A computed fold for an 84-nucleotide RNA from a Phycisphaerae bacterium, annotated as transfer RNA.
Rfam family: tRNA.
The prediction has a mean pLDDT of 82.
The source organism's lineage runs through Bacteria, Pseudomonadati, Planctomycetota and Phycisphaerae.
The sequence was found in a public genome assembly.
RNA sequence: GGUAGUGUGCCCGAGCUGGCCAAUGGGGACGGGCUGUAAACCCGUUGACGAAAGUCUUCGCAGGUUCGAAUCCUGCCGCUACCA
Repeated sequence: GGUAGUGUGCCCGAGCUGGCCAAUGGGGACGGGCUGUAAACCCGUUGACGAAAGUCUUCGCAGGUUCGAAUCCUGCCGCUACCA
């Protein structure tokens, strides 16, 4: 340099035939239950604002298409494999 794959919330990772997505599952963290204490186990919470309803923002970065994008298109960046 070429080809293919990949990048998602604090971490790992589904979703990626466009709307049902603040987002499946696990870990961690926080709160609670159980226990004499702890571990294990169970329940809840885990982007922001809010009492709630709801609103806003987010999927490597920047653009584009669309009423609507994590999802489609273009360029760039990082990582992995193979080829050279």